[in-house]
RNA sequence: GUGGGUUUAGCUCAGGGGUAGAGCAAGCGGCUGCAGUCCGCUAGGUCACCGGUUCAAAUCCGGUAGUCCACU
Numbered sequence: 001g002u003g004g005g006u007u008u009a010g011c012u013c014a015g016g017g018g019u020a021g022a023g024c025a026a027g028c029g030g031c032u033g034c035a036g037u038c039c040g041c042u043a044g045g046u047c048a049c050c051g052g053u054u055c056a057a058a059u060c061c062g063g064u065a066g067u068c069c070a071c072u
Stems, first nucleotide, its partner, number of pairs: 001071007010024004018055001026042005048064005
């Protein structure tokens, strides 16, 4: 340099046009002699960035950036 994958909560990941979710982690409570396990609740997001399409975009299209892979 060329081609491809990927980017969503602190971490690992779902969600593929119509209200952003799960598990773990965190906080609070229950349970317990204390802790852990277990149970309940709460908080946590500019969906990498810029533009386009659309009544409506995390989702489709173009570009940029980060990261990974292959080729050269």
Molecule: transfer RNA
Organism: Ascomycota sp. 'Antarctolithica obscura'